This is a predicted structure of a 375-nucleotide RNA (Bacterial RNase P class A) from an uncultured Alteromonadaceae bacterium. It matches the Rfam family "Bacterial RNase P class A". About the family: Ribonuclease P (RNase P) is a ubiquitous endoribonuclease, found in archaea, bacteria and eukarya as well as chloroplasts and mitochondria. It was read from a public genome assembly, where an Rfam model found it.
[in-house]
RNA sequence: AAAGAUGGCUGGGCAAUCGCUGCUUCAUUUAUGAAGGGGAGGAAAGUCCGGGCUCCAUAGGGCAGAGUGCCAGAUAACGUCUGGGCGGCGAAAGCCGACGACCAGUGCAGCAGAGAGUAUACCGCCGAUGGCCUUAGGGCACAGGUAAGGGUGAAAGGGUGCGGUAAGAGCGCACCGCACAGCUGGCAACAGUUUGUGGCACGGUAAACUCCACUCGGAGCAAGAUCAAAUAGGGUUCCUUUGGCGCGGCCCGCGUUGGAACCGGGUAGAUUGCUUGAGCCCUGGUGCGAACCAGGGCCUAGACGAAUGAUUGCCGCUUUGUAUUUAGCAAUAAAUGCAAAGUAACAGAACCCGGCUUACCGGCCGUCUUUCCAC
Numbered sequence: 001a002a003a004g005a006u007g008g009c010u011g012g013g014c015a016a017u018c019g020c021u022g023c024u025u026c027a028u029u030u031a032u033g034a035a036g037g038g039g040a041g042g043a044a045a046g047u048c049c050g051g052g053c054u055c056c057a058u059a060g061g062g063c064a065g066a067g068u069g070c071c072a073g074a075u076a077a078c079g080u081c082u083g084g085g086c087g088g089c090g091a092a093a094g095c096c097g098a099c100g101a102c103c104a105g106u107g108c109a110g111c112a113g114a115g116a117g118u119a120u121a122c123c124g125c126c127g128a129u130g131g132c133c134u135u136a137g138g139g140c141a142c143a144g145g146u147a148a149g150g151g152u153g154a155a156a157g158g159g160u161g162c163g164g165u166a167a168g169a170g171c172g173c174a175c176c177g178c179a180c181a182g183c184u185g186g187c188a189a190c191a192g193u194u195u196g197u198g199g200c201a202c203g204g205u206a207a208a209c210u211c212c213a214c215u216c217g218g219a220g221c222a223a224g225a226u227c228a229a230a231u232a233g234g235g236u237u238c239c240u241u242u243g244g245c246g247c248g249g250c251c252c253g254c255g256u257u258g259g260a261a262c263c264g265g266g267u268a269g270a271u272u273g274c275u276u277g278a279g280c281c282c283u284g285g286u287g288c289g290a291a292c293c294a295g296g297g298c299c300u301a302g303a304c305g306a307a308u309g310a311u312u313g314c315c316g317c318u319u320u321g322u323a324u325u326u327a328g329c330a331a332u333a334a335a336u337g338c339a340a341a342g343u344a345a346c347a348g349a350a351c352c353c354g355g356c357u358u359a360c361c362g363g364c365c366g367u368c369u370u371u372c373c374a375c
Stems, first nucleotide, its partner, number of pairs: 001371010012315007020039002023036005041346001045357002048355005053220004060252004065216005070084005085099001086097004100211002105209002107205002122150002124146003129143002131140003158176006177200001178198004182193004224272004234263006243257004279298008316343012
């Protein structure tokens, strides 16, 4: 200097003027006026997970169904996060993982190929023994043996070598591999092993059905609560205590004593829920870390057809141009001054919170990997 990986910060600041709006105080003509202090994000998006809160409701058990799936932790909890193990990608820094079980069972693997799972003999090799032929020698390759060599395929029943055999084969042996047991390290997943035994492979696939382990009520702020107002406490039909209704589906159990469907009529206004929270910031401590503990400080929108805006000036930042200085042979780089332009992009609260995912990429900072050059 270049290419890459990863972590973090930010999403302009101050002031003035005008405008909108919620809260507090005062006044008042209940229309409003004055003063003071506030006013949209890192994702507010998606509605994908988890909860707080409200109701069903007095609140259980089981089946079905759904979710997760290596180990150890964090958390209110999670399908989230942290650290580790194993596997894959990468030269590396790093990144990704839908990571339990195939001897419980059932499926699937087109075509090709002899044969695709208790799976095989197409081409080959042998033909010792039995068979056929022959001039003794020998020949044929029928019966039979074989799966080492070749072919097909994504995949064909461990690999290399030696021995053995008629030719071969873990058939035997050595080494490697694999399985089981032991020992060592680790909380564990797991790793190592010049400890031993065994000829050991009926393969693959569960993001196939399935099995195993653990977890799981439902509906949702348009949940609910209160006040006010109006009407027709209307009409028809069905079930009716051996019944009906209630709890996402079904069964048992429990509670309750009336329910269900259709037609028709009236009202739909206000208050609350509604912002003090598993809250935020600073300091110290524990921990590799996620996070936790202690002390101190702060209160930061609460609308209801829906407010949170505009202009100007200065500063900061960015870009461009120009001047000077320094370094350099130069290209150029850095610093300082002046001028001009801009202040981005993605995007807007609606009960609240913890995550994940997606959108955008202006600027700044840190750490790490690799290459090149100079000293």